c-di-GMP-I riboswitch aptamer from Gracilibacillus sp. YIM 98692, 83 nucleotides, folded computationally. Taxonomically the source falls in Gracilibacillus (Bacteria, Bacillota, Caryophanales, Bacillaceae). The sequence was found by an Rfam model in a public genome assembly. The model forms 95% of the base pairs in the Rfam consensus.
């Protein structure tokens, strides 16, 4: 530098609920909250999963163009520095 992450220091995020809005829903946003997280910072390229409007369909049902980065993979950027 890069690699890697510990009973270090400094900070940082913010589950799950609750209340308001926004949406067909999934689920996002604000505020309370703190389960937990060394990228739980950013990004929807793949993969997966969650909804199922509009629309197909006699009907069960089909179906992302929606949503999920705190589901995995991958791209990027980044505090410290003890083995």
């Nucleotide at each position: 530098a890069a690699a890697a992450g510990a009973u270090a220091a400094a900070g940082g995020c913010a589950a799950a609920u609750c209340u308001a809005u926004u949406g067909a829903a999934a689920a996002a946003u604000a505020g309370a909250g703190a389960c937990g997280c060394a990228a739980a910072g950013c990004c929807a390229c793949a993969g997966g999963u969650c909804u199922a409007a509009u629309g197909c369909g006699a009907u069960a049902g089909c179906g992302a163009u929606g949503a999920c980065g705190g589901c995995u993979g991958g791209g990027u950027u980044a505090c410290c520095u003890g083995a």